Predicted 3D model of a 72-nucleotide RNA (transfer RNA) from a Bacteroidia bacterium. It matches the Rfam family "tRNA". The family's RNA type in Rfam is transfer RNA. Rfam describes the family as follows. Transfer RNA (tRNA) molecules are approximately 80 nucleotides in length. NCBI's taxonomy places the organism under Bacteria, Pseudomonadati, Bacteroidota, Bacteroidia. Model confidence (mean pLDDT): 82 of 100.
[in-house]
RNA sequence: GGCCUCUUAGUUCAAUGGAUAGAGCGUAAGUUUCCGAAGCUUAAAAUAUAGGUUCGAUUCCUAUAGAGGCCA
Numbered sequence: 001g002g003c004c005u006c007u008u009a010g011u012u013c014a015a016u017g018g019a020u021a022g023a024g025c026g027u028a029a030g031u032u033u034c035c036g037a038a039g040c041u042u043a044a045a046a047u048a049u050a051g052g053u054u055c056g057a058u059u060c061c062u063a064u065a066g067a068g069g070c071c072a
Base pairs, nucleotide, nucleotide: 001071002070003069004068005067006066007065010025011024012023013022018055027043028042029041030040031039048064049063050062051061052060
């Protein structure tokens, strides 16, 4: 330098054009307990950035940024 893949909650992952973007772990509150742990209930929390296509975009297209891989 060329090509390919990936970027969603604090973390690990779902969601292949249409419903209020969900789950595990974690965090907070409540309940329980003599106190903790465990259990149960509830809550907060995310689509890398900017454009485009579409009635509608996490999803498709383009550019940028970052991460990884292959070739030279």